Context: one part of a larger RNA
């Protein structure tokens, strides 16, 4: 000097508390563990591994298994030698990979001797390859303390020295954020505040978007002409600064109250992660040393597996009802996305879905239908018109192919479930809870992920305890 402490003091955070709404019980979804297995491919392990890597295993993917092939190799550079473009179409063997064996197709310059290019097949080795090991050799990248309010340096003084001063102290703040003090004086990385988005306006522009007034039109429609005012679009400005008034405070920082304002004291959200800790995670993104294969640990093919099932955990989805289930009528979004694409009208079915193909590379045309909510009606407290598992059967899409192993749709089939013990999780407002919709990935395969709009609360005395984390003091036989 740090670290600790079941020492202290002050302070802070959905940390407790106050309320919500949930997980732990149940069926399923997905993950992990373990067991099985010829393989159940590797990784990720408290927080900070388990709907994680994986933004999507039926083949492929794949890295594992079994079994059939290749050995300069699936792929990269050189050398040689021979054919000649590439490629295309078809035959027989075979699970295919391959292997026989046929046709057809023929680049430029040229002194016609041949020469460049290209690509094939042979061959010879330099070498190619490895998701082979080591994340405790490694770059790079990311977690986690934590968006916590800290980390340090020059000089300068103090101490023999390690070092300490500054960074402590009175006060303030969300903040080492300001003010006053002071053997310090400045400095630098953070902190804030430049950046985006959202609340208010103004200006410009006005089409694809809008429709107030005006004219026509219609079965209704901004359908048409006409505006661009308004909504909105996307550019650029204004706006909020404790700027103004009072208090309080030490004449400071500021707090606290108030006026005008749309918006008030960071208005709200997002990007933004200091010096450093976990030998934290990754040789399987990719990069790389060392080591290890080398007719294989390397390739390439078919089928299997990664989907197994006495169990155990994590993480959602769905319920167990009346604030609710069915029927049936009728509204209101926002933000994505679309050419091997989204797919309208119209029409066939009960549905899935098919037929069709207008139209749009999109403020124009499609996905496009919202959905809880309203409004009538039923059902009357039951294991039920709750509730949907799990089974059968008919059928639909995708794809070379849905057995293993995929999704939908109908009919029958109705399993556990009556609200869940110890215990534990998230949330402070347009927030939780609730409802739908759209998107990455993607031939096809969300209950998961990232977004998006709709409806919309309760609580919050407070800081004595729990857990985290900051300062200051303090004890230590610990570094």
């Nucleotide at each position: 000097u740090g670290a600790c402490g079941g020492g202290g003091a002050c302070c802070c955070g959905c940390a407790c508390a106050a309320g919500c709404a949930g997980c732990g019980g149940a069926g399923c979804a997905u993950g992990u563990g373990g067991u099985u297995u010829a393989a159940u491919u590797c990784g990720a392990a408290g927080c900070a591994a388990c709907g994680c890597g994986a933004a999507g295993a039926a083949c492929c993917u794949u890295a594992c298994c079994a079994a059939g092939g290749c050995u300069u190799g699936a792929c990269a550079u050189c050398c040689c030698u021979c054919u000649g473009a590439a490629u295309u179409a078809a035959u027989c063997a075979g699970a295919g990979a391959u292997g026989a064996a046929u046709a057809a197709g023929c680049u430029c310059c040229u002194u016609c001797g041949g020469g460049a290019g290209c690509a094939g097949a042979g061959g010879a080795g330099a070498c190619a390859g490895g998701u082979g090991g080591u994340g405790c050799a490694u770059g790079g990248u990311u977690g986690u303390c934590g968006u916590c309010a800290g980390c340090u340096c020059g000089u300068g003084u103090c101490g023999u020295g390690a070092g300490a001063u500054g960074u402590u102290g009175g006060g303030u703040u969300a903040a080492g954020u300001c003010c006053c003090g002071c053997a310090a004086c400045g400095a630098g990385c953070g902190c804030a505040a430049c950046c985006c988005c959202u609340a208010u306006u103004c200006u410009u522009a006005g089409u694809u978007g809008c429709c107030a007034g005006c004219a026509g039109a219609u079965a209704a429609a901004g359908c048409u002409g006409g505006g661009c005012a308004c909504u909105c679009u996307a550019a650029g400005g204004a706006g909020a600064c404790u700027g103004c008034c009072g208090a309080u405070g030490a004449c400071a920082a500021a707090u606290c109250g108030g006026a005008g304002g749309a918006a008030g004291g960071u208005g709200g959200g997002g990007a933004u992660g200091a010096c450093g800790u976990c030998a934290a995670a990754u040789c399987a993104u990719c990069a790389u040393g060392c080591c290890c294969c080398u007719u294989a640990u390397g390739u390439c093919u078919u089928g299997g597996g990664c989907u197994a099932c006495a169990c155990a955990c994590g993480u959602g989805c769905u319920a167990c009802a009346a604030u609710g289930g069915c029927c049936g009528g009728a509204a209101c979004a926002a933000a994505a996305g679309g050419a091997a694409g989204c797919g309208a009208a119209g029409g066939a079915g009960a549905g899935a879905u098919c037929c069709g193909g207008a139209g749009c590379a999109a403020a124009u045309c499609c996905c496009c239908a919202u959905a809880a909510a309203c409004c009538g009606g039923u059902c009357c407290c039951a294991g039920u018109u709750c509730g949907g598992a799990u089974u059968g059967u008919a059928g639909g899409c995708u794809g070379c192919a849905a057995u293993u192993c995929g999704c939908c749709u109908a009919c029958a089939u109705g399993a556990a479930g009556u609200c869940g013990g110890a215990g534990u999780u998230g949330c402070u407002a347009g927030u939780a809870a609730u409802c739908g919709c759209g998107a990455a990935u993607c031939a096809g395969a969300a209950c998961g992920u990232c977004g998006c709009g709709g409806u919309g609360a309760a609580u919050g005395c407070g800081u004595u305890c729990c857990c985290g984390g900051g300062u200051c003091u303090u004890g230590u036989a610990c570094a």

The part of an RNA shown here (small-subunit ribosomal RNA, 3' major domain) has 479 nucleotides and comes from uncultured Sedimentibacter sp. Rfam family: Bacterial small subunit ribosomal RNA.